[in-house]
RNA sequence: GGCGCCAUAGCCAAGCGGUAAGGCACGGGUUUGCAAAACCCUGAUCGGCGGUUCGAAUCCGCCUGGCGCCU
Numbered sequence: 001g002g003c004g005c006c007a008u009a010g011c012c013a014a015g016c017g018g019u020a021a022g023g024c025a026c027g028g029g030u031u032u033g034c035a036a037a038a039c040c041c042u043g044a045u046c047g048g049c050g051g052u053u054c055g056a057a058u059c060c061g062c063c064u065g066g067c068g069c070c071u
Stems, first nucleotide, its partner, number of pairs: 001070007010024003018054001027041004047063005
């Protein structure tokens, strides 16, 4: 220098054009003499900026960061 893959909540992780699942953790509550355990509740405009579309986490371009391959 060229090419490919990845980026979703504090962490892990689904999603494949139509209002973003789930688990763990945190917080609140029920229960308990106090706890632990158990059960219930609570949270994300999806790395950034543009484009396409009636509609974008999803498709396209550029950028940022990470990983890998070629030379």
A computed fold for a 71-nucleotide RNA from a Chloroflexia bacterium, annotated as transfer RNA. The sequence is in RNAcentral, with records from ENA and MGnify. Its mean pLDDT, the model's own confidence on a scale to 100, is 83. Rfam family: tRNA. The family's RNA type in Rfam is transfer RNA.